Predicted 3D model of a 339-nucleotide part of an RNA (large-subunit ribosomal RNA, domain IV) from Sporolactobacillus laevolacticus.
[in-house]
Context: one part of a larger RNA
RNA sequence: CUCUCGUUAAGGAACUCGGCAAAAUCACCCCGUAACUUCGGGAGAAGGGGUGCUCGAUGGACCUUCGGGUCCUGAGAGCCGCAGUGAAAAGAUCCAAGCGACUGUUUACCAAAAACACAGGUUUCUGCUAAACCGUAAGGUGAUGUAUAGGGGCUGACACCUGCCCGGUGCUGGAAGGUUAAAAGGAGAGGUCAUCCUUCGGGAGAAGCUUUGAAUUGAAGCCCCAGUAAACGGCGGCCGUAACUAUAACGGUCCUAAGGUAGCGAAAUUCCUUGUCGGGUAAGUUCCGACCCGCACGAAAGGUGUAACGAUUUGGAUACUGUCUCAACGAGAGACCCG
Numbered sequence: 001c002u003c004u005c006g007u008u009a010a011g012g013a014a015c016u017c018g019g020c021a022a023a024a025u026c027a028c029c030c031c032g033u034a035a036c037u038u039c040g041g042g043a044g045a046a047g048g049g050g051u052g053c054u055c056g057a058u059g060g061a062c063c064u065u066c067g068g069g070u071c072c073u074g075a076g077a078g079c080c081g082c083a084g085u086g087a088a089a090a091g092a093u094c095c096a097a098g099c100g101a102c103u104g105u106u107u108a109c110c111a112a113a114a115a116c117a118c119a120g121g122u123u124u125c126u127g128c129u130a131a132a133c134c135g136u137a138a139g140g141u142g143a144u145g146u147a148u149a150g151g152g153g154c155u156g157a158c159a160c161c162u163g164c165c166c167g168g169u170g171c172u173g174g175a176a177g178g179u180u181a182a183a184a185g186g187a188g189a190g191g192u193c194a195u196c197c198u199u200c201g202g203g204a205g206a207a208g209c210u211u212u213g214a215a216u217u218g219a220a221g222c223c224c225c226a227g228u229a230a231a232c233g234g235c236g237g238c239c240g241u242a243a244c245u246a247u248a249a250c251g252g253u254c255c256u257a258a259g260g261u262a263g264c265g266a267a268a269u270u271c272c273u274u275g276u277c278g279g280g281u282a283a284g285u286u287c288c289g290a291c292c293c294g295c296a297c298g299a300a301a302g303g304u305g306u307a308a309c310g311a312u313u314u315g316g317a318u319a320c321u322g323u324c325u326c327a328a329c330g331a332g333a334g335a336c337c338c339g
Stems, first nucleotide, its partner, number of pairs: 001334008010325002014323001019320001027051005036041001038157001052079004059072005080084001092318007099310002104116002120155007132141003158305004163235003168232002170228005177223003183217002188212005195204003236254005263297001264294001275291005
């Protein structure tokens, strides 16, 4: 010096990203216990007191040979120590806020969470040989179930709620019209050729065979018409105006499918920004409460609250301490030195 421990004057978080680590709390009995609350909780809230040993009143239980014996309770009195759950084992607590309701689950081996799940909500598909899924198939799961059932999507207890837009995309329904495949159809055209004509160069050309092939008929789909947003999604701009100023309840205009409602808001979202004001501190880029100028919140990719819960995140306080001021000493094991 390293590791693992122990103790420490005065101070007590000044350490540090951060009380990380350590210290402190701790058992049992008694008293006492707030806000809030879903009335269950919160709660072991918080905060106090007691605990050893000796004698032993009282009351009680059991056994009894009725003489008594064993055990529990423990008023009161006394004894000792610095210290009595005398060692060991054994909650630190409180205040405020974010997120997630909760118990659970997860990156086996750097992440345990605010992520996943969840009960509940909603939507959609499915009438049974169900839908959906596995398999080439047979067959199987669903299910020896039957719409109070089963599958998929989204949301995520509970409370109060969930606004406007169907123009685009999707889905559902519709079938008048337009477009449209194979197929049917076969107008017409070409090749070949009996035969005929010929100026001998060539030309015309029936039937058959063959190569093509127009009109016309022709479903779903698409175009089209409706519906549908707890489907995918979307939810404006400019200008003026009040008898101080400022602001604009009000008006004008352009555009849109419709122009963001309630609630919340410098937020896990705010760039400017350490916004401004208030609180807390002697001093606070964090924190809490407000304001609203929301770069770029917003209503089941849910909005806002919320008791309880959390090895969750943030801020504060008490207690406590070698975290620190600032280090020291001791023990054990290494390292190191000598043999």
The coordinates come from a structure-prediction model, not an experiment, and the mean pLDDT is 88.